[in-house]
RNA sequence: AGAGUUUGAUCCUGGCUCAGGAUGAACGCUGGCGGCGUGCCUAAUACAUGCAAGUCGAGCGCGAAUCCCCGUGCUGGAAAGCGUGGGGAGGAGAGCGGCGGACGGGUGAGUAACACGUAGGUGACCUGCCCUGGGGAGGGGGACAACCGCUGGAAACGGCGGCUAAUACCCCAUAUGCUCAGCGGGGUUAGGGGCCUGCUGAGGAAAAGCUGAGGCGCCCCAGGAGGGGCCUGCGGCCCAUCAGCUUGUUGGUGGGGUAAAGGCCCACCAAGGCGAAGACGGGUAGGGGGCCUGAGAGGGUGACCCCCCACACGGGAACUGAGACACGGUCCCGACUCCUACGGGAGGCAGCAGUAGGGAAUAUUGCACAAUGGGCGCAAGCCUGAUGCAGCAACGCCGCGUGCCUGAAGAAGGCCUUCGGGUCGUAAAGGGCUUUUCGGGCUGAAGAGGGAGGACGGUAAGCCCGGAAGAAGAGUCGGCUAACUACGUGCCAGCAGCCGCGGUAAAACGUAGGACUCGAGCGUUAUCCGGAGUUACUGGGCGUAAAGCGCGGGUAGGCGGAGGGGCAAGUCUGGCGUGAAAGCCCCUGGCUCAACUGGGGGAGGACGCUGGAGACUGCUUCUCUAGAGGGCAGUAGAGGGGCGUGGAAUUCCGGGUGGAGUGGUGAAAUGCGUAGAGAUCCGGAGGAACACCAGAGGCGAAGGCGGCGCCCUGGGCUGGCCCUGACGCUGAGCCGCGAGAGCCAGGGGAGCGAACGGGAUUAGAAACCCCGGUAGUCCUGGCCGUAAACGUUGUCGACUGGGUGUGGGGGCGAGGGCCUCUGCGCCGCAGCAAACGCGGAAGUCGACCGCCUGGGGAGUACGGCCGCAAGGCUAAAACUCAAAGGAAUUGACGGGGGCCCGCACAAGCAGCGGAGCGUGUGGUUUAAUUCGAGGCAACGCGAAGAACCUUACCUGGGUUUGACAUCCCCUGAACGACACCGAAAGGUGGAGGGCCCCGCAAGGGGGAGGGAGACAGGUGCUGCAUGGCUGUCGUCAGCUCGUGCCGUGAGGUGUUCGGUUAAGUCCGCGAACGAGCGCAACCCUUGCUGCCAGUUACAGGUGUCUGGCGGGACUGCCGGUGACAAGCCGGAGGAAGGUGGGGAUGACGUCAAGUCAGCAUGGCCUUUAUAUCCAGGGCGACACACACGCUACAAUGGCCGGUACAGAGGGCAGCGAGGCCGCGAGGCGGAGCGAAUCCCAGAAAGCCGGUCGUAGUUCGGAUUGCAGGCUGCAACUCGCCUGCAUGAAGCCGGAGUUGCUAGUAACCGCGCGUCAGCCACAGUGCGGUGAAUACGUUCCCGGGCCUUGUACACACCGCCCGUCACGUCAUGGGAGCUGGCAACACCUGAAGUCGGUGAGCGAACCGGAAGGGAGCAGCCGCCAAGGGUGGGGCCGGUGACUGGGACGAAGUCGUAACAAGGUAGCCGUAGCGGAAGCUGCGGCUG
Repeated sequence: AGAGUUUGAUCCUGGCUCAGGAUGAACGCUGGCGGCGUGCCUAAUACAUGCAAGUCGAGCGCGAAUCCCCGUGCUGGAAAGCGUGGGGAGGAGAGCGGCGGACGGGUGAGUAACACGUAGGUGACCUGCCCUGGGGAGGGGGACAACCGCUGGAAACGGCGGCUAAUACCCCAUAUGCUCAGCGGGGUUAGGGGCCUGCUGAGGAAAAGCUGAGGCGCCCCAGGAGGGGCCUGCGGCCCAUCAGCUUGUUGGUGGGGUAAAGGCCCACCAAGGCGAAGACGGGUAGGGGGCCUGAGAGGGUGACCCCCCACACGGGAACUGAGACACGGUCCCGACUCCUACGGGAGGCAGCAGUAGGGAAUAUUGCACAAUGGGCGCAAGCCUGAUGCAGCAACGCCGCGUGCCUGAAGAAGGCCUUCGGGUCGUAAAGGGCUUUUCGGGCUGAAGAGGGAGGACGGUAAGCCCGGAAGAAGAGUCGGCUAACUACGUGCCAGCAGCCGCGGUAAAACGUAGGACUCGAGCGUUAUCCGGAGUUACUGGGCGUAAAGCGCGGGUAGGCGGAGGGGCAAGUCUGGCGUGAAAGCCCCUGGCUCAACUGGGGGAGGACGCUGGAGACUGCUUCUCUAGAGGGCAGUAGAGGGGCGUGGAAUUCCGGGUGGAGUGGUGAAAUGCGUAGAGAUCCGGAGGAACACCAGAGGCGAAGGCGGCGCCCUGGGCUGGCCCUGACGCUGAGCCGCGAGAGCCAGGGGAGCGAACGGGAUUAGAAACCCCGGUAGUCCUGGCCGUAAACGUUGUCGACUGGGUGUGGGGGCGAGGGCCUCUGCGCCGCAGCAAACGCGGAAGUCGACCGCCUGGGGAGUACGGCCGCAAGGCUAAAACUCAAAGGAAUUGACGGGGGCCCGCACAAGCAGCGGAGCGUGUGGUUUAAUUCGAGGCAACGCGAAGAACCUUACCUGGGUUUGACAUCCCCUGAACGACACCGAAAGGUGGAGGGCCCCGCAAGGGGGAGGGAGACAGGUGCUGCAUGGCUGUCGUCAGCUCGUGCCGUGAGGUGUUCGGUUAAGUCCGCGAACGAGCGCAACCCUUGCUGCCAGUUACAGGUGUCUGGCGGGACUGCCGGUGACAAGCCGGAGGAAGGUGGGGAUGACGUCAAGUCAGCAUGGCCUUUAUAUCCAGGGCGACACACACGCUACAAUGGCCGGUACAGAGGGCAGCGAGGCCGCGAGGCGGAGCGAAUCCCAGAAAGCCGGUCGUAGUUCGGAUUGCAGGCUGCAACUCGCCUGCAUGAAGCCGGAGUUGCUAGUAACCGCGCGUCAGCCACAGUGCGGUGAAUACGUUCCCGGGCCUUGUACACACCGCCCGUCACGUCAUGGGAGCUGGCAACACCUGAAGUCGGUGAGCGAACCGGAAGGGAGCAGCCGCCAAGGGUGGGGCCGGUGACUGGGACGAAGUCGUAACAAGGUAGCCGUAGCGGAAGCUGCGGCUG
């Protein structure tokens, strides 16, 4: 620091995802040790049990046990024991009293608040214990507990009577001072209830206490320290779909209350107060120091530790007290739990442990007060689940270990393998060494200043001994991302963070081997920050990607010209204060290091006070004129409103002429018309719109504005002078204007024309086309407020090269023209931009506003506001996708364009499609009908030869080292007549037989046979694993490269363009210059010719002929044309012309085209069978369908007779002559010929003559019968041929469709390959006869080049829209049902404070008494928790039914959009329609 993912590729935009760090974690697998930390995030749910706050006898009374002393009774000699009385010591225990229980500990529910943080204020306050100073403590009195008696109750707990003490309570005295009231004084202050001070009056103190005699206490006043109360500025969450809130509300006066200001509370008076800088409401939440992350800014967070707050079962209340509205206090209400004798009672772990429950999940009912700290106490001491320790947990951080060295035969084994080997791997074993840790033994702390005293703890640590001994896993290995092979699986099982893997060779699933990364851990999940510049302050954008409000006026606000002065709020700076500790950073110290921790320093604010600076901003003042505005004079204009007015045209009405059509369309029809249309002429009516002028023109803020005249009216521009003096810019809300459609009311209505009716079109046609036609379009008034309201570009200002056209004005000039201001356009510098492009702005800057933050859901729902309605404005979420997009590129495509080819069409000839037959294919059938080929480019194709064989298929019968190869062993061989079984293969028996070569021999080699095992074999699968070969586009003219140049890039250029060609053929131009594969040529053949040689039996020669080597043709020559080119046209010569004819030759590539069955080959499968042998069958089936052919339908013919002329081939298991036999097929026979010699071999159409006479025939030959021939082991299934007989369909072929442009088509025969024969009518060659037609390129098909559009890129056989149907999911509405929250109104109303009353009660004070006073109970009242009733508000859950939405492998209907998408599309609106959609009106060009 980035990476993956939209595309065929590219750049950009943009979202999603990953790599990092972190955690109070949890889960999975695994787990050796230690240190330091941390450990209910959920149910502020409920709690058994124990403990967590007591202490003081030096405040007081009582007082058990026990002890001592004295007296005494009994027993006893005494000691002693027991009992009793007195005294003393003692002090359990409860009580009175004091201090503490307001700290410490827990929790985060509530709280959006002065709760917290920070800085201040308190002249508005309090403060027990502690410290300092000053002063004081004199005199009296009356009670209440405990205790005793009686008594209630189950208990808890009381009641009545009686006694009693005090540092408990009360009264009086005294008053340094204090407080209050009144009257002053003083300095200070903004001011006052602050401070100092004077006078008068009033008021209020104490424990003569305790003692161990040292002390400890008490009261008043003042001060201090520390702690607190209250107030204020500023700061820190979300929702505006919460916009208005408020009656104690805001203020005042007076009072109450408090320690204290205050509307805190009350009475009265006034009518205020708060709010877009967000009041009120709703949601969420304890706040901070800090913690995590980040470069920072920021974002997230608030466990542990520290500070503050709040709470203590829920709610309310007060009492006590210095302090509480009180966690382990009180009262009341409520819920819950427990006890109960049913009458009543008790309780509150959010203290420490612990339990249940909840949950993914969070520990011991431990030890100790030794230390630190706290309460009480003079103290000893007691208490302390605060705390110190221990226990559990890898929960986190840190440290250590599981050994170290050596060791190659690279062991065994595993895995892979191209079988050579590679790898695990120095890894192991083996050898040597060490002992951290571990185990055993011994010693044994610090922590406590002095003496005793240590929970931790026999711990840490130290020493000795033992022995490599007890100690490694987890995740991952397709890319991102580090790490690859094998097997299994076969869109299954599964993986997955994103992209995506898996459909038979998966580095992506599972397993294994290996590897990589971390390591007592490793992964996963969750959450946060980062990456994300993806909310942009630092640091983004808005023409087309998401994004400029339709336009203007203008409020708040923001911003604001020039010069001078003043102030100092902002700003900058110095000083002071504060910013707790911990944390963080730096330095340093202590545990062996580290984590952890001690010490020191630093840093940290938007804070406060104060001094200063004066540039900039601000405030204020003076001045200015450049901004802005005004006056004056001109000027252009469809600017706006109103009132008039004109002509053309359409339609209608009247009349005339006229007589059959008209109208409309692609073609028609509906319609109109003999009741007279249309046409034409005249007259009239009415409404709407204004031809030409007219323009890239003008005007307006936008919408928009178009005949002419008049009236009213807004704005602009120009000119020169004068005036005002910053008066400005922008503009959230707000207000106004705002095309068309639409709405309301009233008019109007010619034309046009949603809806609607009809006619066509069509598969349908709810459309496009046609005939009609209502609303509407028009006017007046009122609504609506939208649009592709667009320049998809907010407004204003400043600045930044040029060129050109045009509207308006001014100036100069004789003119051409030049200068200038202001509009509207075009081209373009720099610059900008993803590109396209912009270029008076989309550049460079400034001011202000609006808006955007992935796509879909959705501009939708709900809510609110507006509207008569239609609807508008504002505007989500669930859910879902890994994209959606912009620009440009290369292709492909278009019912886009241009240019140009091809038997592509046209022109023409012959066919096919109909018939019969042959062959192939589909289908069907079958035991099997083996397999493949499938539009063109499968279908007389693989087949250039299926009766057996072939043969791969079927049935049946056999064989198992195999029919075939290699290796090893054996051999007395192989072979085998013959016999038997059998269909054969084969099996059983078996006479016979005695292999070849080398070698003297031993022996060696070979062949064959037998045997065991390795292995063979497979036409079994995969042509989607392959090689090779082939088809096709296409013999089309294309396809590329190097360098350079252009572009961010894909890519372009070259290869485009102008000509030309069969051709990317050539020429010219050109940021290109060259080159390669293709084209052409070189090769073969044919046509003319020269030379040489040959020629096959009578000889010689020439020609033809055969073979070889040459020549010839090159647009070379002439004319025209073209650009002086390339070339084209014509001509001459020539056998031949402009590539002479034909062939061979097939670029980069496309079709996962074809072939595993020709061959080869990876992998898979099979192995007494999917191999192999044999017999028979099948591949030949047949109701059909298609393809390719043959033969025909006849007279240009058939038949009969006669007669003529080829070429190219083949031939020894062959071709086979003459001759003879047979009607013939053929037979007998065998001459000749390995072939320019002989043979196949007759060529046929043709020609000559005859016959047939239009007939299903003398056409046609299918079919069938009989008789033969040939091949072959064998013609039944299933061959060919011959003769005789039989003579079918068929009379020229629907839609449609094929071939061919010259020696071609057509017609005619001949040969060859395969082959025993042949189903060949096929295939491939050969010659013979030998045409017609091409105007032309509009159309069909295919192709080439350029261009254009594109939403296509498995590329139009593409993409894609909506309804409907089915499934799943979330969601809106919904009669309702139901729950929660906060208020309101009324009723009721506990405890309690306060107020009233107080006739009852009534120790202290007054009074001689009676009585009084304070006080209390009781009662009344205000307030009030809670409860009840009621109507509303807000938020949920659920709901028959219903609305749309999202997603789902192949459903249905259509075809809306993308190419002119076949009616250009889209926007707004309205109507209509199964649906996409269609139509009307206006608008946009995307």

Predicted 3D model of a 1486-nucleotide RNA (small-subunit ribosomal RNA) from a metagenome. The sequence is in RNAcentral, with records from SILVA. It matches the Rfam family "Bacterial small subunit ribosomal RNA".